[in-house]
């Protein structure tokens, strides 16, 4: 120059007028008093949306059921290894595809930096599938070829043996061709009538040894001509994992109603399904189910101190921990944080100034500014985003 991978900010500042929460509080109220404790006017004070608040796609904190006690089923993860409260999530690393650069004349190979990966298992536990096309997609095969005849036939050279082209027949092939997403190991050489692991060399593949890593895995050696592949984000096998339902969870306080009416009825209920177990309730004084009708949906909490945030040392490639120090930053409840005024500040533009001319610089106009707003809470993932603005790392080139 380029090419790839990140960060940070989401415009300042001032004034007025308006919101929402805490705190400090007068007056007043409880209390014989004092001490406390209710209560909260005016006012002063502090705090007041987000990197995603979006999506509801994941794991949780918590709250209720609950002896969550067994087991089917049913769910979810899937290379190693570490990291987190956990996670389908992050971090390094294997290994396979990709992109760009580089070495090479090129190419295969190979190296570097970025990336993706729904990476356990395939006649080896079993069943299905690969449509059309094409000879053929597994019980594998011959469409177009290629060779060859002790076989027939036509035909032409030739005295003649016999050369030679067609065609049927009748044997080898599977090297080229062509169908396809994939056609039975690749690629050179050889050898063959033409061919093929049929033989060699190199890659691949199995087995067998050795080293190296915690391991996935890689490297190296020796050996054997050694073969159908693909998909399990098909069922399904293996490994590990999972109680369920959730803030409309759930507590407590007040208030209304009609402890209404049927109908089943000996077993029933117990927070996704059966089953086993348990634990509670019942059997005619009805447990429980089921239907109709009827009242109530008001108010307080739950709620914001957090697996919290910021920075320093130390450990570790690194996520991320340890120690130490310092901060409190909405809590609304149909839902708050908004209006206007000015002034600067960044992008874009027209003109003027200066300049030969430009750019740079400086005056002045005019206009822009993205995605989008909390709802218990947090830790992640996935989508959106300004022709927006600073800024940092790795690769390669070139030049000093």
């Nucleotide at each position: 120059c380029u090419g790839c991978c990140g960060g940070a900010c989401a415009g300042g500042c001032a004034g007025u007028c308006g919101c929402g929460g805490g705190a400090c509080c007068a007056u007043g109220g409880c209390c014989c008093c004092c001490a406390g404790c209710c209560g909260g006017a005016a006012g002063u004070u502090c705090c007041g949306a987000g990197g995603a608040a979006a999506g509801u796609c994941c794991g949780g904190u918590c709250u209720c059921c609950a002896c969550a006690g067994g087991g089917c089923g049913g769910c979810g993860u899937g290379c190693c290894g570490g990291c987190u409260a956990a996670c389908g999530g992050c971090c390094g690393g294997g290994a396979g595809g990709g992109u760009g650069c580089g070495c090479u004349c090129a190419a295969a190979g190979u190296g570097c930096a970025c990336u993706c990966u729904a990476c356990g298992g395939a006649c080896u536990a079993g069943u299905g599938c690969c449509a059309c096309a094409g000879a053929a997609a597994a019980u594998a095969u011959a469409c177009c070829g290629c060779c060859c005849g002790c076989u027939u036939c036509c035909g032409g050279c030739g005295c003649a043996a016999g050369c030679u082209g067609g065609a049927a027949c009748g044997g080898g092939u599977a090297a080229g061709g062509g169908u396809g997403a994939a056609a039975u190991g690749g690629u050179g050489c050889g050898g063959u009538a033409a061919g093929a692991g049929c033989g060699c060399a190199c890659c691949g593949c199995g087995c067998c040894c050795g080293g190296a890593g915690u391991a996935a895995u890689c490297c190296g050696g020796g050996u054997g001509g050694c073969a159908g592949g693909g998909a399990a984000a098909a069922c399904c096998c293996c490994a590990c994992g999972c109680g369920g339902a959730g803030c409309a969870a759930g507590a407590c306080c007040a208030a209304a109603u009609a402890g209404g009416g049927g109908a089943g009825a000996a077993g029933g209920a117990g927070u996704g399904g059966c089953c086993c177990g348990c634990u509670c309730c019942g059997a005619u004084c009805g447990a429980c189910u089921c239907c109709c009708g009827g009242g109530u949906a008001g108010g307080u909490c739950g709620c914001u101190c957090g697996a919290g945030c910021c920075c320093c040392u130390c450990a570790g490639c690194a996520a991320u921990g340890u120690u130490g120090g310092g901060c409190c930053u909405a809590g609304a409840g149909g839902a708050a944080u908004g209006g206007c005024u000015g002034c600067c500040a960044c992008c874009g533009u027209g003109c003027c100034c200066c300049c030969c001319a430009a750019a740079a610089g400086g005056g002045u106009g005019c206009g822009g500014g993205a995605c989008a707003g909390a709802a218990a809470c947090c830790g992640g993932c996935u989508u959106a985003c300004g022709c927006g603005u600073c800024u940092g790392g790795c690769g390669g080139c070139u030049u000093c």